[in-house]
Context: one part of a larger RNA
RNA sequence: AGCAGACAGUGGAUGACUUGGUAGUAAGAGCCGAGGAAGGACGCAACUGGCGGCGAUACUCGUCGGGGAGGAGCCUAGUAUCCAGCGAUCCGGCGGUUUCCGAAUGGAGUAAUCCACCCGUAAGGGUACUGUUUGGUUUACCAAACAGGGGGAACCUGGGGAACUGAAACAUCUUAGUACCCAGAGGAAGAGAAAACGAAGUGAUUCCGUGAGUAGCGGUGAGCGAAAGCGGAAAAGCCCAAACCCCGCCUUUGGCGGGGGGUUGUAGGACUCCAAUAUGGGAGUAUAGAGGGUAGUCGAAAUUUCUGGAAUGGAAUACCAAAGAAGGUGAAAGUCCUGUAGGCGAAAGCCAAAGUACCCCUAGGAGCACCUGAGUACCAUGGAGAAAAGACUCUGUGAGAAUCUGGGGCGACCAUGCUCCAAGGCUAAAUACUCUUAUUGACCGAUAGUGAACAAGUACCGUGAGGGAAAGGUGAAAAGAAGGGUUGAUGACCCAGUGAAAUAGAACCUGAAACUGUUUGCUG
Repeated sequence: AGCAGACAGUGGAUGACUUGGUAGUAAGAGCCGAGGAAGGACGCAACUGGCGGCGAUACUCGUCGGGGAGGAGCCUAGUAUCCAGCGAUCCGGCGGUUUCCGAAUGGAGUAAUCCACCCGUAAGGGUACUGUUUGGUUUACCAAACAGGGGGAACCUGGGGAACUGAAACAUCUUAGUACCCAGAGGAAGAGAAAACGAAGUGAUUCCGUGAGUAGCGGUGAGCGAAAGCGGAAAAGCCCAAACCCCGCCUUUGGCGGGGGGUUGUAGGACUCCAAUAUGGGAGUAUAGAGGGUAGUCGAAAUUUCUGGAAUGGAAUACCAAAGAAGGUGAAAGUCCUGUAGGCGAAAGCCAAAGUACCCCUAGGAGCACCUGAGUACCAUGGAGAAAAGACUCUGUGAGAAUCUGGGGCGACCAUGCUCCAAGGCUAAAUACUCUUAUUGACCGAUAGUGAACAAGUACCGUGAGGGAAAGGUGAAAAGAAGGGUUGAUGACCCAGUGAAAUAGAACCUGAAACUGUUUGCUG
């Protein structure tokens, strides 16, 4: 020195654990903001660093309920001083206060700062901009009232809109109308009561399953990819414009405003005439308040003995069960604790079903030929959208109708037939997403699961946008080692003591390997 063994050290794998995650299911809830939000800065405790809470009324104030003995949040002990059966701490409802910055809005500004003016004794209040309405006036002005502004994880609608990639290269194509940017809305949004579908008839929309990887599209490559129908979820239908009548105003062959009227396709309505006074419905307003939710509360039944540090374990004999879900307790508990089954409960705020009152909507026939959405339909051409060139839908440019004896569609186009009524508008539910509560997992178990089980979006990095960790465990209980010894030492170790255990001693469960050392054997 190598190899092998033993004993140690180092190290933190493994095992078992779980405070944390993750994915669902069910029910419920869903916007906040000039009444100043979201998000922050700075403060507030006897001593106060962080987290959480709160706001100069600052670890809190009032009130109404719950609750019932200790309490002054957690890490986190300690001392002091207080509070509390005249009901504290704590839990819930409703209020009060709520500095400064921030849309930030009196002006400025390098956010959390600086500087004003007006009213008011003071406390305090007001002073941005834009829009609408009204008034003053003469409009490039002033005043008042109301509204807007900003934020929001995902979900939604609209306006813009890639590339890598795939095609084994690449250009049409694909990725993909995705990512991303912008605008806007809401608790959902959007869509929606046929100028639909398509050949049987159906009868608004949306969502799910199927149809179907079908019909199709496609350098007919890669790939892309319907619809009707059927089965379900949920169901709900309505209002204007116009004709005609009345009123008002004006710049009066007319126009505008208000009221009535009226709303559809086997056409309907207006107008004139006839008949009739019914039946259903409502998503409106007010009231109502079954029930629910925001604190809670009652809640059955086991002992002995053995082992052990400890009984929930073994043995024995019982009991409850509308409760043998679960968690905890010194090992494994239906009967120890919290609970569970099953009952009960709200002063106050909230949600809200029936019901009640009012209000609103809702019917026939004949004649007549007044009305029925115009730079619209349609056409040409250029694009876009839809699985799809042409039909269809939207659209730039040009051209440009008809008026019910009318018009659109039925995949070029024509005929016949069928079907519907555009050029105005509203509309719950079923759906998407998140949160809350409850609950579940052939989901993870600390290199996993969220980036984050711990002071985590922290430390740290970056001018910045932004990037972004590591890090869980003594024990049943601190009983966390009094006292002594060695030492320069407060460190380390040895006694002693605690404990079931200290090779559980805080660098603390278990404690693998690499690696290091001591020692023994063998080899040279």